Transfer RNA from an Ilumatobacteraceae bacterium, 73 nucleotides, folded computationally.
RNA sequence: AGGGCAGUAGCUCAGCUGGUAGAGCGCCGGUCUCCAAAACCGAUGGUCGGGGGUUCAAAUCCCUCCUGCCCUG
Numbered sequence: 001a002g003g004g005c006a007g008u009a010g011c012u013c014a015g016c017u018g019g020u021a022g023a024g025c026g027c028c029g030g031u032c033u034c035c036a037a038a039a040c041c042g043a044u045g046g047u048c049g050g051g052g053g054u055u056c057a058a059a060u061c062c063c064u065c066c067u068g069c070c071c072u073g
Stems, first nucleotide, its partner, number of pairs: 001072007010025004019056001026044001028042004049065005
């Protein structure tokens, strides 16, 4: 330099063919217990890496940039 993959909640990750973004774990509260753990119940949580474009509508399609990993030379 060229090519590929990834970037979504505090963490690990889903999210199909464009239609108002979810799970598990964690954190917080409660039940239970002498106390705690476990279990169960509830609640909490997002500029979807940045910018721009297309569209009535974008995490999703297009362009560009940034970061990480891999391959080729």

The same sequence occurs in records of 4 taxa. The coordinates come from a structure-prediction model, not an experiment, and the mean pLDDT is 82. The source organism's lineage runs through Bacteria, Actinomycetota, Acidimicrobiia, Acidimicrobiales and Ilumatobacteraceae.